[in-house]
RNA sequence: CGGGUCGGUCGGGCAGUCGCUCGGGGCCUUUCGCCCCGAGAGGAAAGUCCGGGCUCCAUAGGGCGCGGUGCUGGUUAAAGGCCAGCGAAGGCGACUUCGGGAAAGCGCAACAGAGAGGAGACCGCCUCUUUGACAAGGCCGCGGGCCUUCAAGAGAGGUAAGGGUGAAAGGGUGAGGCAAGAGCUCACCGGCCGCCUGGGCGACCAGGCGGGCCAGGCAAACCCCACUGGGAGCAAGACCUAAUAGAAAACGAUAAGACGGCCCGUCUUGUUUUCGGGUAGGUCGCUCGCCCGCCGGAGAGAUCCGGCGGCUAGACGAAUGGCUGCCAAGCCCUCAACGACUAUUAGCUUGGGGGCUAUACAGAACCCGGCUUAUAGACUGACCCGGCUU
Repeated sequence: CGGGUCGGUCGGGCAGUCGCUCGGGGCCUUUCGCCCCGAGAGGAAAGUCCGGGCUCCAUAGGGCGCGGUGCUGGUUAAAGGCCAGCGAAGGCGACUUCGGGAAAGCGCAACAGAGAGGAGACCGCCUCUUUGACAAGGCCGCGGGCCUUCAAGAGAGGUAAGGGUGAAAGGGUGAGGCAAGAGCUCACCGGCCGCCUGGGCGACCAGGCGGGCCAGGCAAACCCCACUGGGAGCAAGACCUAAUAGAAAACGAUAAGACGGCCCGUCUUGUUUUCGGGUAGGUCGCUCGCCCGCCGGAGAGAUCCGGCGGCUAGACGAAUGGCUGCCAAGCCCUCAACGACUAUUAGCUUGGGGGCUAUACAGAACCCGGCUUAUAGACUGACCCGGCUU
């Protein structure tokens, strides 16, 4: 310098102006209204996937069933999160991805292929039987015939070495063995199982002995094992309370209420109070919380402990915005300086000027911890690989 791996931080700032929501204060005693001051979205507020707090409902005990999770240790309120490790696979590497059991059972494997799991004979190899051309050899009674070897064909069988099919063909290499072959036998290697030794809390690692045991793949959507799981969710739920059911008491047909200034008159049959009840509506829940920042300590880390400081939206037909200017930032052009011994040079650095771009994804709704997904652009740390220079 180029390419790459894993993280971290930010994701506009200032001013002016016009607005919005909430709180406090004032203007008048209240409402309305106006003025002043203060506060006012995110790293994901999103998806609602996982976990917890909180609330209500349910709940003797046990079992079956159903769901979730799945290497080990730690961390946490908990988790399918996070940290550290182990093993396997991939990568030159930094690093990434994956994780119980297929030797309990039941099953599945398209196409191709003879055969797809205690398998399989298509080609090939071998043996036997049979037909047996040409040729060679032998025998004879010489007519030619017979016998042996051999190519080839047919049939019966053996064989999993080799070929071929396939993603996958029932360990690998070599030797012995055999008619040909084969863990059939043996040596070595690999795997598995059992026992033992050493290390590690453990997953596991290293090694030894024995056994020919050779067992393939698939478990999110049969199953087995271990652990684990009540349900609904702030539209939870609580309080106040017009209305509407209902109950009681008092008054009342010489009554009461309405019309009306009063009487007559007309109309209605209850009126008032208390309790109960809970709808519309209102209030609470509601934001101080397993919170945030800094410092110190423990730890390999996730994380934990301590000290100091801080208050940081609480709306509900749902506020948190718009415009203008400047700046920061990025890119491009240009000028000057620096810049190899010299130089009008490459690259880099600094400064000046001009132009362009201009915020991406997105919008709290009870609150937290995670995961996943979206995200223009900027800054930054550690590490790996390659090249060049000293």
A computed fold for a 390-nucleotide RNA from a Deltaproteobacteria bacterium, annotated as Bacterial RNase P class A.
Lineage of the source: Bacteria > Pseudomonadati > Myxococcota > Myxococcia.
The coordinates come from a structure-prediction model, not an experiment, and the mean pLDDT is 76.
The gene name in the source record is rnpB.
The RNAcentral record of the sequence draws on ENA.
Rfam family: Bacterial RNase P class A. It is annotated as a ribozyme.